A computed fold for a 131-nucleotide part of an RNA from a Planctomycetota bacterium, annotated as small-subunit ribosomal RNA, 3' minor domain. The sequence was found in a public genome assembly. The coordinates come from a structure-prediction model, not an experiment, and the mean pLDDT is 81. Its Rfam family is "Bacterial small subunit ribosomal RNA".
Context: one part of a larger RNA
RNA sequence: CACCGCCCGUCAAGCCACGAAAGGGAGGGACGGCCGAAGUCCGCUUGACCGCGGCCGACGCCGGACUUCCUGAUUGGGACUAAGUCGUAACAAGGUAACCGUAGGGGAACCUGCGGUUGGAUCACCUCCUU
Numbered sequence: 001c002a003c004c005g006c007c008c009g010u011c012a013a014g015c016c017a018c019g020a021a022a023g024g025g026a027g028g029g030a031c032g033g034c035c036g037a038a039g040u041c042c043g044c045u046u047g048a049c050c051g052c053g054g055c056c057g058a059c060g061c062c063g064g065a066c067u068u069c070c071u072g073a074u075u076g077g078g079a080c081u082a083a084g085u086c087g088u089a090a091c092a093a094g095g096u097a098a099c100c101g102u103a104g105g106g107g108a109a110c111c112u113g114c115g116g117u118u119g120g121a122u123c124a125c126c127u128c129c130u131u
Stems, first nucleotide, its partner, number of pairs: 003094001005091001008087002011084001013081002016078001018076003023071006031063004039056001041054004097118009
């Protein structure tokens, strides 16, 4: 580079990280169950040893509340990226003043209703203040 300005959102493309997610995988694991060595203990037996039965019981196995991590079809918005698409919402009274809250509606920016604010321009009038 100053309205031939600025600028908003959808859509399209690329890329990045994040969220949700059926499912898949790995780990921890309260607790419960199965098996049941050695051995103590208890009972029976014996003159004694032995033997028999039982409780507890290492290792191993099974289930498992809960929990951690990885992955995940698909999906949601988000950030960013000179020259894509549609419109033109905002900035001047931005061409319907804008904005806030709320409700409804709409390709999109948005529109409409109700209430509120002036951080609205213009014209007229009134009041007040200062010089």